The prediction has a mean pLDDT of 80.
This is a predicted structure of a 104-nucleotide RNA (SAM riboswitch aptamer (S box leader)) from Halonatronum saccharophilum DSM 13868.
Rfam family: SAM riboswitch aptamer (S box leader). Gene Ontology term of the family: regulation of gene expression.
Formats: sequence, C1' cells, structure tokens
RNA sequence: AAAACAUCAAGAGUAGUGGAGGGAUAGGCCCUAUGAAGCUCGGCAACCACCCUAGAUAAGGGAAAGGUGCUAAUUCCUACAAGGAUAGCCUUGAGAGAUGUAAU
Repeated sequence: AAAACAUCAAGAGUAGUGGAGGGAUAGGCCCUAUGAAGCUCGGCAACCACCCUAGAUAAGGGAAAGGUGCUAAUUCCUACAAGGAUAGCCUUGAGAGAUGUAAU
C1' cells in the first nucleotide's frame, strides 16, 4: 500500500507542558488565548492477547498487568441512491473515512 472481516448513538481530565491552530477531503456548521495541535500523566473502552464455562474455530462470562485504540459535538452534519414529506426536511441503504484483526 491494495483486498477480506468486525465495529463506529455509549464511555472517558477544572492535570502538566506547549503556544495557534483544530474538527480526514469539499461545502456547511462548530471548537479554540476562559489556551488549538503535539507531547507527558490520568482516564474510558474491551479489538487482539489472557482466564473460566462449554454444546468447543461458535456462544456466554471475567479481568485490565501486555499490544493497539479512543478521550467536544452520532464518524459534528451533508456529499451517492431509494422511499416518504413538500419550506427543504425525515428514514433507510450504499460510498467515503476511522479503528482493530488475520494474511500477502
């Protein structure tokens, strides 16, 4: 880096450091000197790994010392399609994206 599978409505800081950006892209709409990103610590969750049950590649439960991840807003909303409404919205699905796993 491409393809496969699973998940994406819950949860998580009044900390230290750092100083101007951030929310993937585009449009919108937001956050931010009452302090952005990044880093550290803390926290959340439970994908992998681990333990137990067992009907045994399934399923259920547990724990949180290991590997990741996450820690404003549903993945912040919409991008395409279908259906329903008809003051411009609602629902569903896809696509895109993110994370993990296994394999090349």